[in-house]
RNA sequence: GCAUCACUGGCGCAAUGGUAGCGCGUAGCACUCCUAAUGCUGAGGUUGUGGGUUCGACUCCCGCGUGGUGUA
Numbered sequence: 001g002c003a004u005c006a007c008u009g010g011c012g013c014a015a016u017g018g019u020a021g022c023g024c025g026u027a028g029c030a031c032u033c034c035u036a037a038u039g040c041u042g043a044g045g046u047u048g049u050g051g052g053u054u055c056g057a058c059u060c061c062c063g064c065g066u067g068g069u070g071u072a
Base pairs, nucleotide, nucleotide: 001071002070003069004068005067006066007065010024011023012022013021018055026042027041028040029039030038048064049063050062051061052060
């Protein structure tokens, strides 16, 4: 250089083109003599970035960025 894969809360991951969720973590509360465990409730995302298609895009198309893999 070329090909290919990935990018979504703090972390790991989901999501037939139709309200972005789950686990862990975190905060508060309950329980307990105290802690742990457990239970309940909450906060936290403009889905890497810029465009395009569409009534509607995490999802389809193009460019860019970052990282991985393959190849000369």
A computed fold for a 72-nucleotide RNA from Fragilaria crotonensis, annotated as transfer RNA. Its Rfam family is "tRNA". Rfam classes the family as a transfer RNA.